[in-house]
Context: one part of a larger RNA
């Protein structure tokens, strides 16, 4: 590193690796869409040379038509997409463990919240000063999400932050005073911030229950009662990148599937910007399935070239 009859993934954790496809040109082209795409979607045809006619063009070239011819085979070498269909992640294009990790992990446009009216806020420094910025709230920092689309619930009891009247607490100075004087010591008044208190604040940290009963089969349980909380998980999803029991039940897919999609869900232990649900595009991501292909295998062989070895 060629090349294998018949078979075609039976190999394997898994098509890993190999192979197929492949340029150019006509026709065609689903389904979903953020109407831009998706799409080279997928398919199917055509392809060299020679003759003669056209059509265009100053020229060259290119194109079309009708004929002819060679080959197994004409983009004949080289070079050059394998195609579809499902879920899941993450909107993309980018970034990253320099020399095991390129990812769902960073980032990102976009949302939101705090802080900042400029001698600003933050950050470097003891400072002098500097950076942001020779910017100025459409602007600068910081924090947290992560295009888009519907949306984004209840709770301020706890911790944090804001704000704040009266009151209470509350050092040290200061005043007044007591021990016969001084001095230490004491008593007392007042008295900032802080805390107690009051209220606010969740895109701040966080948190979001339990037992009994009930409807004229049954099964459920719309309703009742009760205990305790600051509120007792709302809409959406949901056996999930989360479910312990679990290879849950049910359909589908297969001859046979702990798998893989819909579905239902009594959620061990989803849950709403540590964001919920969905989502064309995109993706060296994660998985499942078809078509095509083929030495992965069935199940080995033969060859070339190089190395090591044996002889000579």
């Nucleotide at each position: 590193c060629c090349u294998a009859a018949g078979g075609g993934a039976a190999c394997u954790c898994g098509g890993c690796a190999u192979u197929u496809u492949a340029g150019c040109a006509g026709c065609g082209u689903a389904u979903c869409u953020u109407c831009g795409g998706u799409a080279g979607a997928a398919g199917c045809u055509g392809u060299g040379c020679c003759u003669g006619c056209g059509u265009u063009u100053c020229a060259c070239a290119a194109c079309g038509c009708a004929g002819g011819u060679u080959u197994c085979a004409a983009u004949a070498a080289c070079a050059a997409g394998g195609g579809g269909a499902g879920u899941c992640g993450g909107a993309c294009u980018g970034u990253u463990u320099a020399a095991c990790a390129a990812a769902a992990a960073c980032a990102c446009a976009g949302g939101u919240c705090u802080c900042u009216g400029c001698u600003a806020g933050c950050c470097a420094g003891c400072a002098a000063u500097g950076g942001u910025u020779u910017g100025u709230a459409u602007a600068g920092a910081g924090g947290c999400u992560g295009a888009c689309c519907u949306c984004u619930g209840c709770u301020c009891a706890c911790u944090g932050c804001g704000a704040g009247u009266a009151g209470g607490u509350g050092a040290a100075a200061a005043u007044c005073u007591g021990u016969u004087u001084c001095a230490a010591c004491g008593g007392a008044u007042c008295u900032a911030a802080g805390c107690c208190c009051u209220c606010g604040u969740g895109a701040a940290g966080a948190g979001c229950g339990g037992g009994c009963c009930u409807a004229a089969c049954u099964c459920u349980g719309a309703g009742g009662c009760u205990c305790u909380c600051a509120c007792g998980g709302u809409a959406g999803c949901g056996u999930a990148a989360u479910a312990c029991c679990u290879u849950g039940c049910c359909g589908g897919u297969u001859u046979a599937u702990u798998g893989c999609c819909g579905g239902c869900u009594u959620g061990c232990a989803c849950c709403a910007a540590g964001g919920a649900a969905g989502u064309a595009a995109c993706u060296u991501g994660a998985u499942u399935c078809c078509c095509a292909c083929u030495g992965u295998c069935c199940c080995u062989a033969g060859g070339u070239u190089c190395a090591a070895c044996c002889a000579a």